A computed fold for a 72-nucleotide RNA from a Patescibacteria group bacterium, annotated as transfer RNA.
RNAcentral records the identical sequence in 2 taxa.
The RNAcentral record of the sequence draws on ENA and MGnify.
Its mean pLDDT, the model's own confidence on a scale to 100, is 81.
RNA sequence: GCUCCCAUCGUCUAACGGUUAGGACGUCAGCUUCUCAAGCUGGAGAUUGGGGUUCGAUUCCCCAUGGGAGUA
Numbered sequence: 001g002c003u004c005c006c007a008u009c010g011u012c013u014a015a016c017g018g019u020u021a022g023g024a025c026g027u028c029a030g031c032u033u034c035u036c037a038a039g040c041u042g043g044a045g046a047u048u049g050g051g052g053u054u055c056g057a058u059u060c061c062c063c064a065u066g067g068g069a070g071u072a
Base pairs, nucleotide, nucleotide: 001071002070003069004068005067006066007065010025011024012023013022018055027043028042029041030040031039048064049063050062051061052060
């Protein structure tokens, strides 16, 4: 260089083109406890960027960026 794959909360991971973008761990608050831990309840928190298609895009298409695999 060429071909292919991947990118979602802090981390890991779901999501037939119509979801309030879900779950686990973590985190914060409350309850419980003499205190801590454990447990219970609740909260905050994410679609890499830019275009396009569509009534509607995390999902399909193009370009870019980053990461990975193969190949000489």